[in-house]
């Protein structure tokens, strides 16, 4: 140096969680590296820390150690940020009212503000008027007979003179129908520059008296106060998101280390 046969050892690893601790089953990340049984209201062990039974490789690309890289996981702060909810006299914004200032406009000695008195508008009742409807009055039509008047003809009574009832027609009228200017009555009502009485007095209009120079409106602004909004800020929630730091760390890379026996 080569060959053969063995042994140590290897045949995945890691994270969180669980655990007095270690490992497994389960979850997650890597990655492809044997089989069977046990196992999360757990299974088996004790710092030499899965147990039981089998199989393959086997001294090196495969085992061990160190360093580097670094997927991924955990943690993470009075840090950065997202979202939802809540309250709000912290800031902001919107609006109303009051006050005050500038400017503009209007009114005012033909009398402002303010005060007093009166009236109207408003409500209720009554009256008057008018409107609408109805009725009456008026005109007209209107009864074969059971309405009236007058009754031709005809009928009846009488010796006669004469008398009686009475249909139609004619005239008038009842019930009822139609029409109608005025007049009378009844009913009705957000009809009325109408009258009387009572009520009411925020606003508007109007008349008189006192008073004697300001008053009113608008834009903008100051201050006060109230209401609203919830944009910023505040408080709280969330398996929120992110980063510094800390921690564990697969795969991979580099370097180093490591048996026995026999034979050639």
């Nucleotide at each position: 140096u080569c060959g053969u046969g063995c042994u140590a050892g290897g045949c995945g690893g890691g994270g969180a969680g669980c655990u007095g601790g270690c490992g497994g089953u389960g979850c997650c990340c890597u990655g492809u590296a044997c089989c069977c049984g046990c196992a999360a209201u757990c299974c088996g062990c004790c710092g030499c820390a899965g147990c039981g039974g089998g199989g393959c490789c086997g001294a090196a690309u495969u085992c061990c150690c160190u360093u580097c890289c670094g997927a991924g996981g955990g943690u993470g702060g009075a840090c950065u940020u997202g979202u939802c909810c809540a309250a709000u006299u912290c800031u902001g914004c919107c609006g109303a009212c009051c006050u005050u200032g500038u400017c503009c406009g209007g009114c005012g000695u033909c009398g402002a503000a303010g005060g007093c008195c009166g009236g109207g508008u408003c409500c209720u009742g009554c009256g008057c008027g008018g409107c609408a409807g109805g009725a009456g009055c008026c005109u007209u039509c209107g009864a074969a007979c059971c309405c009236c008047g007058c009754c031709a003809g005809g009928u009846c009574c009488g010796g006669g003179a004469g008398g009686a009832a009475g249909c139609a027609a004619c005239g008038g009228u009842a019930a009822g129908g139609a029409g109608u200017c005025a007049c009378u009555c009844c009913u009705g009502g957000g009809c009325g520059c109408c009258g009387c009485a009572g009520g009411g007095u925020c606003g508007c209009c109007u008349g008189g008296c006192c008073g004697g120079a300001g008053c009113c409106g608008g834009u903008c602004g100051u201050g006060g106060c109230c209401g609203g909004u919830a944009a910023g800020g505040u408080g709280g929630g969330c398996g929120g998101a992110g980063c510094a730091g800390c921690u564990c760390g697969a795969c991979g890379a580099a370097g180093g280390g490591u048996g026995c026996a026999c034979g050639a």

A computed fold for a 264-nucleotide RNA from a Pseudomonadota bacterium, annotated as Bacterial large signal recognition particle RNA. Its Rfam family is "Bacterial large signal recognition particle RNA". By type it is a non-coding RNA gene. Its family is annotated with SRP-dependent cotranslational protein targeting to membrane, signal sequence recognition and signal recognition particle, plasma membrane targeting in the Gene Ontology. The sequence is in RNAcentral, with records from ENA. The coordinates come from a structure-prediction model, not an experiment, and the mean pLDDT is 81.